């Protein structure tokens, strides 16, 4: 110093403030249908309006978020991760059916930048100006709520065995 495994631990953020209301509830009348021992300022039910309230963190307006490795510093360039199936073979749990776990193949989806400037290099720093964001609930969601106290790309460290 290496080198081969094992162990620990971490390992995603965000709707301020305004604006409409799709629908809701309550009120006093209306209309139609009905009910009555009771015929009434009566009572059930349904309907179109009037009034007052609550109402989308999804729609408007506007506000705010940016995961890992790479590389002149990155949400957008390259590459991974996360999403939704299928098939095999192992193993478990079970009488069986059908579930869970590893493993390895495999379909499908995988979003988004320009210009200028500076430099030896920057689609990455600096000006400006634009754009993306899974899958399932719900008035239609990157930012609410759920799977998730989950899982991963990875990242730091610990001792251990050889040489």
């Nucleotide at each position: 110093c290496g080198c081969a495994a094992c162990c620990u631990u971490c390992g995603g953020g965000g709707c301020a403030g305004g604006g409409u209301g799709a629908g809701u509830c309550u009120g006093a009348g209306g209309u139609u249908c009905g009910c009555c021992a009771g015929u009434g300022c009566g009572u059930g039910a349904a309907c179109a309006g009037c009034a007052g309230g609550c109402a989308a963190u999804u729609c408007c307006c506007g506000a705010u978020c940016g995961g890992u490795g790479g590389u002149a510093u990155a949400g957008c360039c390259c590459a991974c991760g996360a999403g939704c199936g299928g098939a095999u073979u192992g193993u478990c749990g079970u009488g069986a059916u059908c579930g869970g776990c590893a493993a390895u193949c495999u379909g499908c989806a995988c979003g988004a930048u320009c210009c200028g400037g500076u430099g030896a290099a920057a689609u990455u720093c600096c000006g400006g100006g634009g754009c993306c964001g899974a899958c399932c609930g719900u008035a239609c969601a990157g930012u609410c709520g759920g799977g998730a106290u989950g899982a991963a790309a990875g990242a730091a460290g610990g001792g251990u065995u050889c040489g």
Description:
FMN riboswitch aptamer (RFN element) from a Chloroflexota bacterium, 163 nucleotides, folded computationally. The sequence was found by an Rfam model in a public genome assembly. Lineage of the source: Bacteria > Bacillati > Chloroflexota.